[in-house]
Molecule: Glycine riboswitch aptamer
RNA sequence: CAUAGCCGUGCAGGAGAGACCGGAUUAUUCCGGCGCCGAAGGAGCAACCACCCCGGAAACUCUCAGGCAAAGAGGACUGGACGGCAGGA
Numbered sequence: 001c002a003u004a005g006c007c008g009u010g011c012a013g014g015a016g017a018g019a020c021c022g023g024a025u026u027a028u029u030c031c032g033g034c035g036c037c038g039a040a041g042g043a044g045c046a047a048c049c050a051c052c053c054c055g056g057a058a059a060c061u062c063u064c065a066g067g068c069a070a071a072g073a074g075g076a077c078u079g080g081a082c083g084g085c086a087g088g089a
Base pairs, nucleotide, nucleotide: 001088005085006084007083008082009081011079012078013077018034020033021032022031023030024029035068036067037066041064042062043061044060048056049055
C1' cells in the first nucleotide's frame, strides 16, 4: 500500500412450528399429556478439501438441548463498518 481468508465488536436485515388438551393458579406462570418446527448449541452421514502424519467439512439427517398467537427475547446466515491475526508487494 492493498486485501479474496479467519476471529471479535457494534449496525441493518433475518424463517419455521398447537392462543392444543387436563390440572393448579392472580397470571402471559407452573405440572402432566399428545402433536409439531429447525436457523443457537450438540450428535450422525460424507459430496468435497488437504494428505508424510494429525485433519477439515453442509442450510442434508436426528431432535438431546432449544422453540411453536402477537409483542419481546433468541436466531443460523447475509450486507457493509471498525479492530486483531494470517497472507501479498